[in-house]
Predicted 3D model of a 531-nucleotide part of an RNA (large-subunit ribosomal RNA, domain I) from a Cytophagales bacterium. Its mean pLDDT, the model's own confidence on a scale to 100, is 86.
Context: one part of a larger RNA
RNA sequence: GGUAUACGGAGGAUGCCUAGGCUCUUAGAGGCGAUGAAGGACGUAAUAAGCUGCGAUAAGCUGCGGGGAUCGGCAAAUACGAAUUGAUCCGCAGAUUUCCGAAUGGGACAACCCGGCAGGUUGAAGACCUGUCAUCCGCAAGGAAGCUAACCCGGGGAACUGAAACAUCUAAGUACCCGGAGGAAGAGAAAACAAUAGUGAUUCCGCAAGUAGUGGCGAGCGAACGCGGAACAGCCCAAACCGGCGUGGUUACGGCCACGCCGGGGUUGUAGGACCUCAACAUUCGAAGCUGAGCGAACUGGAACGCGUUGGGAAGCGCGGCGAAACAGGGUGAGAGCCCCGUACAGGCAAGCGAAGCGGAGAUAGAGGGAUCCUGAGUAGGGGGGAACCGGAGAAAUUCCCUCUGAAUCCGGCGGCACCAUCCGCCAAGGCUAAAUACUCCUAAGAGACCGAUAGUGAACCAGUACCGUGAGGGAAAGGUGAAAAGCACUUCGAAUAGAAGGGUGAAAUAGUACCUGAAACCGUAUACCU
Repeated sequence: GGUAUACGGAGGAUGCCUAGGCUCUUAGAGGCGAUGAAGGACGUAAUAAGCUGCGAUAAGCUGCGGGGAUCGGCAAAUACGAAUUGAUCCGCAGAUUUCCGAAUGGGACAACCCGGCAGGUUGAAGACCUGUCAUCCGCAAGGAAGCUAACCCGGGGAACUGAAACAUCUAAGUACCCGGAGGAAGAGAAAACAAUAGUGAUUCCGCAAGUAGUGGCGAGCGAACGCGGAACAGCCCAAACCGGCGUGGUUACGGCCACGCCGGGGUUGUAGGACCUCAACAUUCGAAGCUGAGCGAACUGGAACGCGUUGGGAAGCGCGGCGAAACAGGGUGAGAGCCCCGUACAGGCAAGCGAAGCGGAGAUAGAGGGAUCCUGAGUAGGGGGGAACCGGAGAAAUUCCCUCUGAAUCCGGCGGCACCAUCCGCCAAGGCUAAAUACUCCUAAGAGACCGAUAGUGAACCAGUACCGUGAGGGAAAGGUGAAAAGCACUUCGAAUAGAAGGGUGAAAUAGUACCUGAAACCGUAUACCU
């Protein structure tokens, strides 16, 4: 020095565990904010710091309800207190709620500084207290602002990449930025489709179909008709005409005209309406308010077991019973239907929500006539330039934007993929509209051929912390004694509140807080053998 065996040190793998995650389901909720939010700073307990709670009324105050013996949070300990005259605790509703923050009296390097006005304190004040004083919109009443996970609509809008290079193209109207809204948003009651037959607003799903198309006809992109489902709901203005009011013009003072506002009327394409003539007061819907089934908080009741045995411990095993509208689950010294919490079931009821009924503000209709009037104009369409559609300018319809132009008026107009005719469908240039659909920061209940501490969230633990960075930003590690602290009284060695040896606790201390198990690398000690 090596090999082997034994026993250790060191280390923290593995096994087991779960306090935390992940992904869903079903319901709920879908907002908060000048009545000052979200988020913070600073305070606040008898006792230092931290977390939690709370706000100068400060781990709290009041009322109502629940509950029934302990309580003064995590969190021990000491001190001092509270509580059956019902505390602590739980639920609901209130009160208080410093300072910063949209932050809003003015300012500022957030949590600070300095004012005006009114009132008060004071003998008085340059001091203190209370209230008030930002901006924008609006005649006023009143409103706005700021925050918020995703979903939605709109305004802007990439590149990497793919095309095996690259430019049209793709990625993609994606990412990202901005604006806006709602619990959904958007769309939506045909100037729609279709094709000789018909359908009848929109949205979403399955098919049609990777079809028709488009495309350096490359890479790729990619419909619709129709069919089957989900859900279903339709309406209101402008105008003609009538009336009122106001202003102006004009007048022969009788009025007439123009404009504006308000009310009635009216709302469509087999045209409709005004107008005139009939007929009528029907039908259907329905706001406020009142009553109020029911839902609804904490919470209440809630069945049924003993003995023996092994063991530190019984829920295990043995024997004999019992409940079950409850054998979901968790806990208890190990594996419990019957020990505990619960569970099925039954009850309870405040705020709040609220079916339904009453109630009726209010809304809502027919027939004929065919002379006149109305039916959305810088609009539709056209030229030019772009964009959206499956469609990359193409033979290119349709829709939208900019620009230059610019109709018709029911004997009218638009569409049916250039264009024309026939035929068919429809009525633009005003508006509203539930449901089916999308999403989950959040609440409740639950589920998992999801993870089990290098996994699962970055975070099971005081984590967006420590730490790094001027900053934007980046971003960890770190779980487990035991059934119970019973967490080792006392003695000895020692400088020692280091450590150790006894001793005690415990089933176990090689479970001693550096604590379950305790692998390997690595380091030793002893013995044997080899060199």